[in-house]
RNA sequence: AAACGGGAGAAUCGGAUCUGCUCCGCCAGACCGAUGCCGAAGGAGCAACCGCCCCGGAAACUCUCAGGCCAAAGGACCGCUU
Numbered sequence: 001a002a003a004c005g006g007g008a009g010a011a012u013c014g015g016a017u018c019u020g021c022u023c024c025g026c027c028a029g030a031c032c033g034a035u036g037c038c039g040a041a042g043g044a045g046c047a048a049c050c051g052c053c054c055c056g057g058a059a060a061c062u063c064u065c066a067g068g069c070c071a072a073a074g075g076a077c078c079g080c081u082u
Stems, first nucleotide, its partner, number of pairs: 001082002004079003011035005017030004021025001036069003042065001043063003049057003
């Protein structure tokens, strides 16, 4: 590095419309807007800590730009194999 397995958190309201369904309910999702929320892709900040030590590397802490808030996908990290 790759394959396989495990893998968390976090919303509601409104709306012309579209799709679906056990079909006319404003039920679910998509889309748009508002505000809120989450942190475990990435990014950034402090700096514990570490090292070949006066120079470097730096987090699971912090911030949320990004990303995410049904599911799916993704997913730090862990296990195992090569």